[in-house]
RNA sequence: AGAGUUUGAUCCUGGCUCAGAUUGAACGCUGGCGGCAUGGCUAAAACAUGCAAGUCGAACGCGAAAGUACCUUCGGGUGCGAGUAGAGUGGCGAAAGGGCGAGUAAUGCGUUUCUAACGUACCCCAAGGUCAGGGAUAGCAUGAAGAAAUUCAUGGUAAUACCUGAUGAUCUCUUUUGAUCGCAUGGUUCGUGGGGCAAAGAUUUAUCGCCUUGGGAGCGGGGAAAGCCCUAUCAGGUUGUUGGUGAGGUAACGGCUCACCAAGCCUUAGACGGGUAGCGGGUGUGAGAGCAUGACCCGCCGCAUCGGGACUGAGACACUGCCCGGACUCCUACGGGAGGCUGCAGUAACGAAUAUUCCGCAAUGCGCGAAAGCGUGACGGAGCAAUGCCGCGUGCAGGAUGAAGCCCCUCGGGGUGUAAACUGCUGUCAGGGUAUAGGAAGAUCUGACCAAACCCAAAGGAAGGGCCGGCUAACUUCGUGCCAGCAGCCGCGGUAAUACGAAGGGCCCGAGCGUUGAUCGGAUUUACUGGGCUUAAAGAGUUCGUAGGCGGAUAUGUAAGUGUCCUGUGAAAUCCCACUGCUCAACGGUGGAACUGCGGGGCAAACUGCAUAUCUUGAGGUCGGUAGGGGCUGUCGGAACAAUAGGUGUAGCGGUGAAAUGCGUAGAUAUCUAUUGGAACGCCAAUGGCGAAGGCAGACAGCUGGGCCGAUUCUGACGCUGAGGAACGAAAGCGUGGGGAGCAAACAGGAUUAGAUACCCUGGUAGUCCACGCCGUAAACGAUGUGCACUAGAUCCUGGAGCCUCUGACGGUAUCGGGAUCGUAGAGAAAUUGAUAAGUGCACCGCCUGGGGAGUACGGCCGCAAGGCUAAAACUCAAAGGAAUUGACGGGGGCUCACACAAGCGGUGGAGCAUGUGGCUUAAUUCGAAGCAACGCGAAGAACCUUAUCCAGGGUUUGACAUGUAUGAAUUAUUGAUCCGAAAGGUGAUAGACGCUCUCUGAGUGGAACAUACACAGGUGCUGCAUGGCUGUCGUCAGCUCGUGCUGUGAAGUGUCGGGGUAAGUCCCUUAACGAGCGAAACCCCUAUCACUAGUUGCCAUCAGGUUAUGCUGGGGACUCUAGUGAGACUGCCGGCGUCAAGCCGGAGGAAGGUGGGGAUGACGUCAAGUCCUCAUGGCCUUUAUGCCCUGGGCUGCACACGUGCUACAAUGGUAUCGACAGAGCGAAGCAAGACCGCGAGGUGGAGCAAAUCGCAAAAAGGUUGCCCCAGUUCGGAUUGUAGUCUGCAACUCGACUACAUGAAGUUGGAAUCGCUAGUAAUCGCGUAUCAGCUACGACGCGGUGAAUACGUUCCUGAGCCUUGUACACACCGCCCGUCAAGUCAUGGAAGCUGGGAGUACCCGAAGUCGCACCGAUUCAGGUGUGCCGACGGUAAGCUUGGUGACUGGGACUAAGUCGUAACAAGGUAACC
Repeated sequence: AGAGUUUGAUCCUGGCUCAGAUUGAACGCUGGCGGCAUGGCUAAAACAUGCAAGUCGAACGCGAAAGUACCUUCGGGUGCGAGUAGAGUGGCGAAAGGGCGAGUAAUGCGUUUCUAACGUACCCCAAGGUCAGGGAUAGCAUGAAGAAAUUCAUGGUAAUACCUGAUGAUCUCUUUUGAUCGCAUGGUUCGUGGGGCAAAGAUUUAUCGCCUUGGGAGCGGGGAAAGCCCUAUCAGGUUGUUGGUGAGGUAACGGCUCACCAAGCCUUAGACGGGUAGCGGGUGUGAGAGCAUGACCCGCCGCAUCGGGACUGAGACACUGCCCGGACUCCUACGGGAGGCUGCAGUAACGAAUAUUCCGCAAUGCGCGAAAGCGUGACGGAGCAAUGCCGCGUGCAGGAUGAAGCCCCUCGGGGUGUAAACUGCUGUCAGGGUAUAGGAAGAUCUGACCAAACCCAAAGGAAGGGCCGGCUAACUUCGUGCCAGCAGCCGCGGUAAUACGAAGGGCCCGAGCGUUGAUCGGAUUUACUGGGCUUAAAGAGUUCGUAGGCGGAUAUGUAAGUGUCCUGUGAAAUCCCACUGCUCAACGGUGGAACUGCGGGGCAAACUGCAUAUCUUGAGGUCGGUAGGGGCUGUCGGAACAAUAGGUGUAGCGGUGAAAUGCGUAGAUAUCUAUUGGAACGCCAAUGGCGAAGGCAGACAGCUGGGCCGAUUCUGACGCUGAGGAACGAAAGCGUGGGGAGCAAACAGGAUUAGAUACCCUGGUAGUCCACGCCGUAAACGAUGUGCACUAGAUCCUGGAGCCUCUGACGGUAUCGGGAUCGUAGAGAAAUUGAUAAGUGCACCGCCUGGGGAGUACGGCCGCAAGGCUAAAACUCAAAGGAAUUGACGGGGGCUCACACAAGCGGUGGAGCAUGUGGCUUAAUUCGAAGCAACGCGAAGAACCUUAUCCAGGGUUUGACAUGUAUGAAUUAUUGAUCCGAAAGGUGAUAGACGCUCUCUGAGUGGAACAUACACAGGUGCUGCAUGGCUGUCGUCAGCUCGUGCUGUGAAGUGUCGGGGUAAGUCCCUUAACGAGCGAAACCCCUAUCACUAGUUGCCAUCAGGUUAUGCUGGGGACUCUAGUGAGACUGCCGGCGUCAAGCCGGAGGAAGGUGGGGAUGACGUCAAGUCCUCAUGGCCUUUAUGCCCUGGGCUGCACACGUGCUACAAUGGUAUCGACAGAGCGAAGCAAGACCGCGAGGUGGAGCAAAUCGCAAAAAGGUUGCCCCAGUUCGGAUUGUAGUCUGCAACUCGACUACAUGAAGUUGGAAUCGCUAGUAAUCGCGUAUCAGCUACGACGCGGUGAAUACGUUCCUGAGCCUUGUACACACCGCCCGUCAAGUCAUGGAAGCUGGGAGUACCCGAAGUCGCACCGAUUCAGGUGUGCCGACGGUAAGCUUGGUGACUGGGACUAAGUCGUAACAAGGUAACC
C1' cells in the first nucleotide's frame, strides 16, 4: 500500500466482498510447563447455609459458670477461677471500606470559575477555661402476659448519661464613631454602650480527656459558563409557571415553601414530547482527523426487594438502622411474628457463556483502644478455566546416490528424505531428594502463601490445527458424476474436478489452530482534513422576500476574533522516552515528556468584527431617447368551416391498402345567393422579438409592468443570496353559470385479425371556448440554481447611440445590451463544453449517497374530489447504471455485385420404371448422413463372400493376427486316407523334414514350428461434445491481418476512410500515415495461331512401282499429325472521354483484345457442421465374449410420403433400306478380327496385339429414299407368360441379357420449384473405374450437332463496403413486459381481542414532618384529638406504543406452467412524461 466482482472488451460511477488489528468472548479439534493478568456481558429475577462492624474496664454500675482446694449439719459454704466470661449504661465507629448500573439526557458528568450565600466529628497550631449543685434510668431483683418475638408493673443503683446555677471572651445579637477595601448587595478592622451563652472526668502522677474562641489541613454543600446520543412522521410548551413584595425554612442563596401583586418565562441556535444511555480519566482502531467503546484499575454520580417518610448524628433521609404501605418467602399454638447476597463463597434459574460454600490477618490499610490487642470475605494468598499476554520445552550433532512402507510415473525414474534406523552427546521443564537465602519493614519476635540455591535419574513423560481455483503462500492421483457436497466474494460439481470426499505431497501458524459474533480500518462509501449534482444518485417549475450567512474605497479609535510571550490549572494510573528490578519477557519501579484543553496577565494592531467620519466605482433615482406576439379590457375585420332558407342540377357521394358502416330520388355530393353561429388568426415569419418561469401572434384604441441606450445630473453601500413564508404557475381535471362551429377521451358501428376491448374508417358525448372559484402537477429541459469578477479569437442575427468619408444610401471603425454557430487554453469518464462555461475563483441556497421494495405504507398538512406535499421499514439482489468501442442485427438508409430477379431456352412437380430416404413391417430388415451444406450420399458394383453385438443356429477360448517369458517333448512343417457334421470343426491311419558340433548305425544342440502356463492379443463396442487428420459450407466472396509511426486515459482507431475506377483491398489521386504479409492477380496444366527441332507404329504433295481397291511398297519431311522447345497479347499503337492519372469507349493490326476459353489453386475465420464404420488416438466398457470361425436368412421386406433420375406422351416424330463424319479411353486370369453355327443373346474356333502398328469399334443424331397420317396409334413401353443365353460352387428368396407373345399408365402435368449467358443450354452417341457376373437409367470423362435472351436493378434470395439505431454479445432462432395459476417469505389495512408506558381529573388517605387544641408534668419529654401535604390503592375519559385477528391489498423470490407481444431496430402505430 491494495485486491476480487457489472462488460465480448474499455473507461467511469457505484455498491458488495476480502487481506489487518482488537476482544471480559463463545463453539469445534487438539493440549506439556511456568510467570503476570482476567473471569455472570443474560434475570437490578429468586435465594438455603456460613461469614462480611465492631471496639473501649484508663467513662459507669453489675457480674456468673465449669473446674479445683478446703470445710460441711451432706442441704451447702468459703477461697481460687475472677472483678474473668457476659449482657447493660456511656463514648467513638457504624455515612468508610465492599457491590452493582436499574434509574438518570440533567437535580448528572468533565473543564474553567465563583461562594462577600455556607458546613466540617476525628487530626494539627494558637489563646483562654475546667466552679457549685441536683434528680433520674437501664442493667439487676420480684411479679405478670405471650407459642414466640417481645412487653408490662413495682422496687432499688452508677457515670465522661441527663439537668439547674455561677463565671466568661477576640463568641453571638444590638446601638453608635472612625479607618480601609471591594464587582452591586457589602467585606475587613480599631473603639464604645447594652443583652445572651460553657465544661467531665479517668488513671500506673505522667499524661490522656472535656469546654469556648480563632486559624490550618483535608473533606463536603451551593451557584455560573460553554460542552455531552438519536428523533420535526414531536412545533409550540409552561400556572409555582416567570418576576416582585413580605414571611417561613435552611449550614447556606433561591418559588425551596406560603400569602398577595404583575403577566410573564422557554422555543427552529430545536423548547415541549418520544427513544436510548450512568459520565469522565481512559480503551480499541486509524497516517491523522475521526469512528466505536466505557470489562478490569482510578475519580464522580446513582441505587440497595418495590414505593413513601422522617429520626439519630459533624455527616444519612442511612446496603447488612427505624416507621408505614405493596409484592414475595419463612415460622406459628392462627392470636401474631420474622426476612431482604446489586458484600465473599455458594444454590437453583436464565443463557452460547463466566470459578472455591478454600487459607490468613504474616504484609498493606481501616475502626476502636493510652496500650497490649481485638475486628476486618477490604486486603494478602492459594484453587479452577489455554480466557488473554509473555517465556520455555517436546532434544542436539553425525548419519545413504538415499532402507522399508506409502504416493506419483513417460516404467527410465521421482517424492516423502538426513527424515528414520543406527552412533555419540546434553540435561531446560515435569519427577524424586536436601535446604532455609528472600518476601520481615524492626534490635527481638512474627509467613496464610510463594520460593532462590544444591543433589539424583533417564531421550526418557510432552504436537496439533487450518489451508492448497483466483483474491492468497501452497498440486498431484483416485472416488463421485448438477448426485453427494463446497462456498467470504467471484463461483465449483452434468465421466478426464489442482474448487466436493479420500490419499500422498506442500504452505501457514504452533500449545495452539480454526469458526462464529462484535468494533475500527481498508471506505476519499457522509468527504473538517477529503466527494459530488448536463447524460451515472443529485438544481426546488419560477419569482419576490423574513431570519440567517456573506459583503466596495479611505481614515481614526477599540481589542471580541487573531498572533506572540509569561502564568495557573489540566488528579493518579494509562500512552511515549530514558534509566532500572524480577535469569529474559510479559509485569513492575523512578524520573521526564505529554495531556493538542480551559482560565488569568502583558504586548502587537496587518486582517475580520465593533464605533465614528468621509468617498463613488456597487446599487438606486432624475432627465432625454428607443425596440418589442410583455400583461389586462373593449371595439372591429376577412378567409375557412358548419347549419338554415332558396335557386340550378342528377345519381351517386364519401372513405380506404382494399372495403364497409354512413349520407343520397323525401334530391345528397357539386354549384350559386342570402342569413346565422362559434372557434382560430394564413402570408409577413426568421437560426427573429418579449417575459421570472408557465407562456405570448388578425387590426385598432385605452390602461399598465419591465428592459436597453445616452447624460460633465442626484443619493451615498442603500448590496448579494435566501431556511421557513408569500405570489405566479402548461395541459388534464373539479365546482357554478353561460356557450358549443370544428376537433374529440368515453361510447356505438364498419373493417383488419387466430383474437383486436387497438392501430384505419363512419359517427359521437364530456371536454376544448367565456366568467368566477379550485387544483399546483409535467421530459415545468439548456435534464445545467442565483449573483459578482477574471480568462485567445472568428462569424452571423437583433436593439441602441458615437466617430470618419462635405451630406445621404452604402462602407469603415470603436463601443454598450440581447440571441446563435465554430473554436484556443482549460475542464470532463467520455459524449462534449468552451466569455450565454460544464474554465478559474468568491458568496449564499437547494439536493445526492447501490438496485429493487417505493416516491409506496403509516402519521401529519393541504384539497369538494381526483389527488398533492412530507416520507420510512421488513424483505430481496450482486449488481443496477453512464459514456464510448468492436461486432451482430433491423419489417433503417446509401453504393455495388451474383443465372438473384427480369428477358429467354429446357426441365422437376402429373404417368410408368430405376434409385436413395422416411415411415410401417420384421427374428433381423446392420450402421452412419438431416434446411441450404442428408436423401443415384459413405457404396468406383450386398446372390455366397463383402457384412458389421442385423437375426436364428452350430462351434471355439493365448485365440483368425503380433511380441515376449518359462517349461516340455523330439514331437513338428509338409502329405493327409477313413469316419461324424450343413459347414466350421473334430477324429486322425500313413509317409515325413532343416542348420551346427562331435567320439558319427548314434549322441548333443539351435532356429522356426508345436503343446502347456503367464503377460497379452482382439472389439465396424461407447464418446466426432475429449482429439489428430481429412472433408463440407459461407465462397473463388474480396476480404483478413501485421510492423513502425500517429490519435485516444482506454477498449480501440488510423492504415483498410474519401473521390475516380476494377472481376478484384485491381489500380490511380487525395491523405498521419509509411510499408509489409495471407488472400485477388501472376507463376502451373489443357486448349486456340505460328516458328524451330524430330519423323515411327503417324502422314503422302511431288517422283517411281503395284493392286479390283487401300501409303500397299520404294521413297519423302512439304502438309496433317505426334511431342519437345520457343514466339505471340502488353491497353503496346491511333482517336475520344477522364484530374497532365488509373482507367473506360471506339478503331487499326492480329489466329487470338482487354484476366482469350477451361482447369488446378479455397485467406483470417464461422457452423462444439461431418466422420472414433478409412486411418490414427485419450478415456471408458468387454475378455469361455461386445473377440474369432461357420451354415442359412436379412441389408432387396410394402397400405404410404418425399428427393434424385431414366423412358415417354409423339410427325422438328416413329419405322425400314442405303450410306457418311469423332474424340478420349481400355486390353494378357485380357481385347479378340476374318470364318462358320444360331432369328438373337451367344457359341465354335482362333489370325493379330503388352498396342499412334492388332482388337474392343457399330459412333449416334445428321444425310438419302420409302412407309405411317394424329389414333392411346407402326406413339409409349410397364407388367406378365413361355423358351433360352452368359457368368458363377450356387441365379428360389435375389443377376443381367435374348427371342416370341402380352401391350398398363401416359395425349405435356395444380400450388410450387430447378438449371443455364456460348461452343453454353438443349440434343446425340462413345469410353472408363468398380467388376466373375450384374441392378449403371448412377458417377467420372469424351467428342458430334448447336440456339434464344439479357431493357435493366423496382422487387425476391444471398453477398460486399460505408453509414445509422440498439436495452442484442449464446449476438433477432436475441432480449424482454404484464395478468393468471403453484409454492415460500416479509409487510400494509381490518370488525375486534389483548398487554405495556407516561400523564390528567376525582375518591380513599398509611407512616411522617409542620401547625393547632387539650391533657400531662420538677424539667426535658410524652400522650390524645385534629388541619394541610401525602405513598399505595380505586374510578373515569382520553393519549401513546406493542402483540394478535376472519378477511383483504400490493411486494419479493422460485431451470423448463397459461395467455398474449407492450418495450429494445422506424420493434413493425417512434418512444417517453
Molecule: small-subunit ribosomal RNA
Organism: uncultured prokaryote